[in-house]
Context: one part of a larger RNA
RNA sequence: AGACGAGGGCCCGCACAAGCGGUGGAGCAUGUGGUUUAAUUCGAUGCAACGCGAAGAACCUUACCAGGGCUUGACAUGCCGUGAAUCUUUUUGAAAGAAAAGAGUGCCUUCGAGAACGCGGACACAUGUUGUGUAUGGCUGUCGUCAGCUCGUGCCGUAAGGUGUUGGGUUAAGUCCCGCAACGAGCGCAACCCUCUUGUUUAGUUGCCAUCAUUAAGUUUGGAACCCUAAACAGACUGCCGAUGAUAAGCCGGAGGAAGAUGAGGAUGACGUCAAGUCAGCAUGCCCCUUACGUCUUGGACGACACACGUGCUACAAUGGUCGGGACAAAGGGUCGCGACCUCGCGAGAGAAAGCUAACCUCAAAAACCUGACCUCAGUUCGGAUUGCAGGCUGCAACUCGCCUGCAUGAAGCCGGAAUCGCUAGUAAUCGCCGGUCAAUCAUAUGUCGGUGAAUCCGUUCUCGGACCUUGAACA
Numbered sequence: 001a002g003a004c005g006a007g008g009g010c011c012c013g014c015a016c017a018a019g020c021g022g023u024g025g026a027g028c029a030u031g032u033g034g035u036u037u038a039a040u041u042c043g044a045u046g047c048a049a050c051g052c053g054a055a056g057a058a059c060c061u062u063a064c065c066a067g068g069g070c071u072u073g074a075c076a077u078g079c080c081g082u083g084a085a086u087c088u089u090u091u092u093g094a095a096a097g098a099a100a101a102g103a104g105u106g107c108c109u110u111c112g113a114g115a116a117c118g119c120g121g122a123c124a125c126a127u128g129u130u131g132u133g134u135a136u137g138g139c140u141g142u143c144g145u146c147a148g149c150u151c152g153u154g155c156c157g158u159a160a161g162g163u164g165u166u167g168g169g170u171u172a173a174g175u176c177c178c179g180c181a182a183c184g185a186g187c188g189c190a191a192c193c194c195u196c197u198u199g200u201u202u203a204g205u206u207g208c209c210a211u212c213a214u215u216a217a218g219u220u221u222g223g224a225a226c227c228c229u230a231a232a233c234a235g236a237c238u239g240c241c242g243a244u245g246a247u248a249a250g251c252c253g254g255a256g257g258a259a260g261a262u263g264a265g266g267a268u269g270a271c272g273u274c275a276a277g278u279c280a281g282c283a284u285g286c287c288c289c290u291u292a293c294g295u296c297u298u299g300g301a302c303g304a305c306a307c308a309c310g311u312g313c314u315a316c317a318a319u320g321g322u323c324g325g326g327a328c329a330a331a332g333g334g335u336c337g338c339g340a341c342c343u344c345g346c347g348a349g350a351g352a353a354a355g356c357u358a359a360c361c362u363c364a365a366a367a368a369c370c371u372g373a374c375c376u377c378a379g380u381u382c383g384g385a386u387u388g389c390a391g392g393c394u395g396c397a398a399c400u401c402g403c404c405u406g407c408a409u410g411a412a413g414c415c416g417g418a419a420u421c422g423c424u425a426g427u428a429a430u431c432g433c434c435g436g437u438c439a440a441u442c443a444u445a446u447g448u449c450g451g452u453g454a455a456u457c458c459g460u461u462c463u464c465g466g467a468c469c470u471u472g473a474a475c476a
Base pairs, nucleotide, nucleotide: 002475004472005471007470008469009468011466012465013464015460016459019423020422021421022420023419026314027313028312029311030310031309032308033307034305035304042053043052064300065299066298067297068296069295070294073125077124078123079121080120081119082118083117086103087102088101089100090099091098092097107114128288131286132285136283137282138278139277140276141274143272148187149186150185151184152183153182154163155162156161167178168177169176193266194265195264196263198234199233200232201231202230203229204228208223209222213220237260240254241253242252244250316416320375321374322373323372324371325370326369332363333362334361337356338355342351343350344349382413387408388407389406390405391404392403393402429452430451431450432449434447435446
């Protein structure tokens, strides 16, 4: 000087408290452990692994297993020989492949050849999701968006070091003010960036419709006010007033204002810590394999199932369920695509087909909500697992192992022990919509989007984590 202390002081955080809703009990989905297996590929393991890598395992993916093949190789460069390439058919095979027959002769040319591609051959090599994340780069998690981490010169100390950075106030903040052997500076904080919230100007189609016509419909003529869109600008700075404070920084109240004290949200992550994670994204040293630890292919496995754990979905109902009728979003996607209207089907869907490279057409129906009727507290018209049958879609292919529909079946479950999690406002809770992945299909996950919309915060005694100062000396 640090780290540590059931030492002290001071301060903060959904840390506790005050509240609301969950998990833990049930069924299912999904991940993990374990067990099993020919294989159940590999990695991730307290917080900071476990709906994680995986933004999507039927084949492919795929790395695993069994079988069948290849050995200059699936891929790259170089050499030689040969044939242009390419296409079709037959035999065999599970396919990969193997064998055979036929068609075919292009581009360019100095007529030697050449380019591209195929086949054969020899060697340099190629290859490896083999190992080591404790050899590494890069990237990432975490403490933590916590307020800290340092340097130059000076001064103090024999020195390690200290000072500055401590103190008195204050702040979300090492934020600012005052004081001070310190004076300055850097990385962080803040600001600059994006979105939302108000207005102005410009612009007016595919968007809009007040006045005036018109229609089934902003449909059409017309309009540029409104809405909206998208570019530029304005606006908020403790700027103004009062109280308080040390005549400071600030804090409290008020005015005006669309917005008030970092306005709300995002992006942004200091020095470092954990030999944290990743050699399976990629790159890469070294080691190892080279008729195999490489590579092609068929089938299987990753989907197993006495069990244990995590994360979710659906419920246990009347603030509800079912059947009619009615209303209101935002943000997205679409040409190998989205697909209206129409016809058929109870339905999933099928047929045919307009429009749209999209403010134009389309996915598209928003759902909770309102309203009318039935159910009347029951394992029920709750709940929907499981199972049977019949179908649909995608795709070479749906048995292992997809999603969806109809009819039938109708399990557990009546609010969940100890324990434990999230959340402070347009938040929690609740309700739907959409996207990515998907060269096909597959979403309870994930990332957005909007609708409805609370309760509580006295406070810091206690639990947990953290910042600063001080103290102790078992530790290095």
A computed fold for a 476-nucleotide part of an RNA from Asterella californica, annotated as small-subunit ribosomal RNA, 3' major domain. The full RNA is in RNAcentral, with records from SILVA. Model confidence (mean pLDDT): 84 of 100. The organism belongs to Asterella, within Eukaryota.